[in-house]
RNA sequence: GGAGCAGGUUGGGUGAUCGCUGGGUUUCACGACCCGGAGGAAAGUCCGAACACCAGAGGACAGCAGGCUGGCUAACGGCCAGGCGGGGUGACCCGACGGAAGAGUGCAACAGAGAACAGACAGCCCGAUCCGGGAACGGUCUCGUCAGAGAUCGCCUCUGCGGAGGGCGAUGGUGAAACGGUGAGGUAAAGGCAUCACCAGCGAGUGUGGCGACAUGCUCGGCUAGGCAAACCCCCUGCGGUGCAAGACCAAAUAGGGAGACGGGUAUCAGGCUUGUCCGGCCGAUCUCCUCUCUGCCAGCAAUGGCGGGAAGGGGCCGUCUUCGGGUAGGUCGCACGAGCCGGCCAGUAAUGUCCGGCCCAGAUGAAUGAUCACACACGGCGGCAAGCGAUUGCCACCGGGACAGAAUUCGGCUUAUAGAUUCGCUCCGCGA
Numbered sequence: 001g002g003a004g005c006a007g008g009u010u011g012g013g014u015g016a017u018c019g020c021u022g023g024g025u026u027u028c029a030c031g032a033c034c035c036g037g038a039g040g041a042a043a044g045u046c047c048g049a050a051c052a053c054c055a056g057a058g059g060a061c062a063g064c065a066g067g068c069u070g071g072c073u074a075a076c077g078g079c080c081a082g083g084c085g086g087g088g089u090g091a092c093c094c095g096a097c098g099g100a101a102g103a104g105u106g107c108a109a110c111a112g113a114g115a116a117c118a119g120a121c122a123g124c125c126c127g128a129u130c131c132g133g134g135a136a137c138g139g140u141c142u143c144g145u146c147a148g149a150g151a152u153c154g155c156c157u158c159u160g161c162g163g164a165g166g167g168c169g170a171u172g173g174u175g176a177a178a179c180g181g182u183g184a185g186g187u188a189a190a191g192g193c194a195u196c197a198c199c200a201g202c203g204a205g206u207g208u209g210g211c212g213a214c215a216u217g218c219u220c221g222g223c224u225a226g227g228c229a230a231a232c233c234c235c236c237u238g239c240g241g242u243g244c245a246a247g248a249c250c251a252a253a254u255a256g257g258g259a260g261a262c263g264g265g266u267a268u269c270a271g272g273c274u275u276g277u278c279c280g281g282c283c284g285a286u287c288u289c290c291u292c293u294c295u296g297c298c299a300g301c302a303a304u305g306g307c308g309g310g311a312a313g314g315g316g317c318c319g320u321c322u323u324c325g326g327g328u329a330g331g332u333c334g335c336a337c338g339a340g341c342c343g344g345c346c347a348g349u350a351a352u353g354u355c356c357g358g359c360c361c362a363g364a365u366g367a368a369u370g371a372u373c374a375c376a377c378a379c380g381g382c383g384g385c386a387a388g389c390g391a392u393u394g395c396c397a398c399c400g401g402g403a404c405a406g407a408a409u410u411c412g413g414c415u416u417a418u419a420g421a422u423u424c425g426c427u428c429c430g431c432g433a
Stems, first nucleotide, its partner, number of pairs: 001429005007423004013375006020037007039404001043415002046413005051243004063239005068082005083097001084095004098234002104232002106228002121172002123168004129164004133159003137154007180199005185193001200224002202221008247333004257324008269284001271283004287316005293310007340359005346353002377402001379400003383396005
């Protein structure tokens, strides 16, 4: 100098003017003054809690979630440290990382001969069975120039040359994956073949180190067992439900419910309106059943019956007033002092924790946190000047211009979005001393 890895901080500034909103002081009130007013993610609502109400007071099934070890924490699927596996030259990064040989079921596209107690396409082989061809050998016949040639038969020999039928899992090829690897022995050819040597894995026993995950030895066993559980499933652990529109309190008009009082046919009547008050005026519901008793008329010899009237008591219904309780609108609380923030000492590798000191930091609800202007600043574009061979750098002027986004009960996390600025540590490569 170049290329990277892993964290931290910040993420617009200053001033003026005009607004919005919470609190405090003051004012009878209007208002005035002072103080505070978005985030690292306020987002997604994915985990874990606090808090509240409902249900229950015991257990299980189903369902859902988690799943290497140790620690931290109120808790967690979070964080820290470590183990193992994978990737990278490295800093470092990634991992749903229990069980697939002693529970069972299931799945595997395409390609390929064959995909689970597999398989013969090419290829290798023919030991064992059958048929054929060839060679050699032997016999017989014919011809013969007596060298031999041809035909035919036999065969316990040779030849996989061919067919039937088999053997093979070594070689090729396919695939994500083809039933341990290398060499020897062995075989017709082969093969972990269980016969040998070495290696890898696995299982059992045992030693050492570590809290542990695990690592590393030794002995034995010939065990070689394929993959997928982010397929069902098995094992272990956790989970009652609903979410601040939870929930608590205050509480109007109207309507409806309960209780009580009064009134219900001409009464200065329950009440209402008018009015400062009285008088006056106006408005206005005034129904029905039962019991008992008195009485008039009519019918009847009488008991009694029918039609009326009056008084008392009880019930229903209606009206007015008073009162009680529930709910709604509306309001108050929940709701801003908290697993709080900042700094420091100590313990710990760290996450984190104890202690000490300091601080108070939004609280809206048709939902505030904004707008305009000015000045500098980061950044982008175009132009000019200067330096330089050039890449480029510096200065000046003009124009543009500020990432993602925005509280709603509150915390701890995770995930996702984020222009730029800044800072600490580390790795690899090149060059120079």

The prediction has a mean pLDDT of 76.
The RNA shown here (Bacterial RNase P class A) has 433 nucleotides and comes from an Acidobacteriota bacterium.
Rfam family: Bacterial RNase P class A. Rfam describes the family as follows. Ribonuclease P (RNase P) is a ubiquitous endoribonuclease, found in archaea, bacteria and eukarya as well as chloroplasts and mitochondria.
Taxonomically the source falls in Acidobacteriota (Bacteria, Pseudomonadati).
A source record names the gene rnpB.